Transfer RNA from a Chloroflexota bacterium, 76 nucleotides, folded computationally. It was read from a public genome assembly. Rfam family: tRNA. Gene Ontology term of the family: triplet codon-amino acid adaptor activity. It is annotated as a transfer RNA. Model confidence (mean pLDDT): 83 of 100. The organism belongs to Chloroflexota, within Bacteria.

Order: sequence, then C1' cells, then structure tokens
RNA sequence: AGGGGCGUAGCUCAGCUGGAAGAGCAGCGGUCUCCAAAACCGCAGGCCGGGGGUUCGAGUCCCUCCGCCCCUGCCA
Repeated sequence: AGGGGCGUAGCUCAGCUGGAAGAGCAGCGGUCUCCAAAACCGCAGGCCGGGGGUUCGAGUCCCUCCGCCCCUGCCA
C1' cells in the first nucleotide's frame, strides 16, 4: 500500500425482510442469614465508533473518516 472482518450497556455478546434496542455477568437495593457467601426478587445503566446521505422511518442500506484484528505485498 491492497484485500477481508469487527466496533451495540462497565465486560462478553444477541438484534429477523429497515418499523425505532435486549440478554448473561458485573454494579446498586431488597428477601434470607448471628454475619457473610450462595440463591431468589427488583432497580439502574445506551450519542448503537464519529460525520454525512437515502427513506415516512436506519443498529440494519450507501459514502467518508477513526480504532482494533487477520491475510497479501513493499522498503530496509
């Protein structure tokens, strides 16, 4: 330099044909316990990497940029 993949909650990941975002773990509160752990119940947590476009409507489609990973190549 070229090609491919990925980017969604603190972490690991879902998200259908575009119809408007969820789970597990972690966190917080409660029940239980002498106390704690475990278990159970509940709560909170999101610019969907940034920007632009298409559309009545975008996590999803298009363009561009950024970051990470893989492959090929170049210089030395």